[in-house]
């Protein structure tokens, strides 16, 4: 250095057709069950607000009414080729 994939909650991930972001699992946190655990089971779990509401996809920045999604640049990380 040149192509190819990726970066999204505390993790591993969906959503990319451009029109509610984080569904499902794990993990934590309560409660239930147990003499007590485990497993099971029930609710809660990004961020800021008393609430209404607002923010948040690696990082600026275009395009658009509207971007995780499409374009441009830079960071990072895997893989090939030189």
């Nucleotide at each position: 250095g040149c192509c190819g994939g990726g970066g999204u909650g505390g993790u591993g991930a969906a959503a990319c057709c451009g029109c509610u972001a984080a569904a499902c699992a794990c993990g934590c946190g309560c409660g239930a069950c147990u003499c007590a655990a485990a497993a099971u089971c029930g609710c809660g779990u990004g961020c800021c607000g008393c609430a209404a509401g607002g923010c948040u996809u690696g990082a600026g920045g275009g395009u658009u009414g509207g971007a995780u999604u499409c374009c441009c640049u830079c960071c990072c990380c895997c893989g090939g080729c030189a």

Record summary:
Transfer RNA from Parcubacteria group bacterium Gr01-1014_30, 82 nucleotides, folded computationally. NCBI's taxonomy places the organism under Bacteria, Bacteria candidate phyla. The sequence was found in a public genome assembly. Rfam family: tRNA. Rfam links the family to the GO term triplet codon-amino acid adaptor activity.